[in-house]
This is a predicted structure of a 74-nucleotide RNA (transfer RNA) from a Bacteroidia bacterium. Its mean pLDDT, the model's own confidence on a scale to 100, is 82.

């Protein structure tokens, strides 16, 4: 240096053929349960879907450039 692959909540990761509300376990908070924990249930809060531009009536998802991160080759 090339080449390919990831990049979404705090961590781990779903998202079909672009369709207008973005989700799931775990955590976290607050109540319920209980002497009290802890399991449990309820309900909650939590997002620049990596940045930037571009396509499209619409982009998390599609082009291109960047930046991170890993795997190959040299």
């Nucleotide at each position: 240096g090339g080449u390919c692959u990831u990049g979404u909540a705090g961590c781990u990761c779903a998202g079909g053929u672009g369709g207008u509300u973005a989700g799931a376990g775990c955590g976290c908070a607050a109540c319920a349960c209980u002497g009290a924990u802890a399991a449990u249930g309820u309900u909650g809060a939590g997002g620049u879907c990596c940045c930037u531009g571009g396509u499209u009536c619409g982009a998390g998802c599609c082009c291109a450039g960047g930046c991170a991160a890993g795997a190959c080759c040299a």
The source organism's lineage runs through Bacteria, Pseudomonadati, Bacteroidota and Bacteroidia. It matches the Rfam family "tRNA".